Bacterial large signal recognition particle RNA from a bacterium, 269 nucleotides, folded computationally.
The RNAcentral record of the sequence draws on ENA.
Rfam family: Bacterial large signal recognition particle RNA. Rfam's curators write: The signal recognition particle (SRP) is a universally conserved ribonucleoprotein involved in the co-translational targeting of proteins to membranes. By type it is a non-coding RNA gene.
Its mean pLDDT, the model's own confidence on a scale to 100, is 78.
RNA sequence: GCGCGCUAGACGGGGAACCAGCGGUGCCCUGUGACCCGCAAUCCGCUAUAGCGGGAUCGAAUUCCCGACUUGAGGUUUUCGCUUUGUCAGCGGGGCAGUAAGUAAGUAAUGUUGAUCUUUGGGUCCUACGCAACGGACACUUUCGAACCGGGUCAGGCCUUGAUCGGAGCAGCCCUAAGGAAGAUCGUUCGUGUGCCGUGGGGGAGCCUGAGGGGAAUUAACUGCUUGGUGUUCCCUGGGAAGGGGAUUAUCGAGAGUUGGGUGCACGG
Numbered sequence: 001g002c003g004c005g006c007u008a009g010a011c012g013g014g015g016a017a018c019c020a021g022c023g024g025u026g027c028c029c030u031g032u033g034a035c036c037c038g039c040a041a042u043c044c045g046c047u048a049u050a051g052c053g054g055g056a057u058c059g060a061a062u063u064c065c066c067g068a069c070u071u072g073a074g075g076u077u078u079u080c081g082c083u084u085u086g087u088c089a090g091c092g093g094g095g096c097a098g099u100a101a102g103u104a105a106g107u108a109a110u111g112u113u114g115a116u117c118u119u120u121g122g123g124u125c126c127u128a129c130g131c132a133a134c135g136g137a138c139a140c141u142u143u144c145g146a147a148c149c150g151g152g153u154c155a156g157g158c159c160u161u162g163a164u165c166g167g168a169g170c171a172g173c174c175c176u177a178a179g180g181a182a183g184a185u186c187g188u189u190c191g192u193g194u195g196c197c198g199u200g201g202g203g204g205a206g207c208c209u210g211a212g213g214g215g216a217a218u219u220a221a222c223u224g225c226u227u228g229g230u231g232u233u234c235c236c237u238g239g240g241a242a243g244g245g246g247a248u249u250a251u252c253g254a255g256a257g258u259u260g261g262g263u264g265c266a267c268g269g
Stems, first nucleotide, its partner, number of pairs: 002268002005265002009058002012030004020047005035055005064262008074252003079247002082244004087239004092235006099228005105223003108219003117213008125202006131195002133192006140183005150175004158167002
């Protein structure tokens, strides 16, 4: 120096958080020599030699280990501005909408065919009495209406008599009682959320109406103006929350590059 077979070793790493500390699962960055299975965040396993258990592959080298330098994805931290969203408070100020009171500049309406205002009477309203109306009942008129226990007249038949007369009396006919039906009017009585009714008393805010006084504006519907609340929005001041990006301080840092150094075992030829 070569060949074969083994072993050490490699088989990802980093950040924040968590943790006594170190790892892992989970989150983020890197992107492949970055394999597989089981355990695991109300955790799983270890102890400064710091995942545990089981397998696969590569394997002593440009690929493993150590040091230095250059660069560097990304993360965390300090301080200071800028900006976005939304929130709380305020001696406050403004805009808009709407509202209450007032005013009477404008519009409009009413008004010398006499308004607003004012005096007076009446009605509408309540109540008492009366009247009418309506409804009911009674009376009244007409009519119907009793096998027998209503009346009158009583055929036939029955009774009495020598006979006549006579007697009681059913049916029929007539009249009526209780009761039924109809009824314009007149009469009596009871009742009422009935009334262009009458008389009296009461009441009087509003409305209607009549007779007077008076002599020019009145109303406040709309617009405007003043003042005060209500709601909403904007400005200003202050506090605090969640993001974005910039500068700055500190720190960790995968990967990449350069350079230097270190490194097995057995067998065979």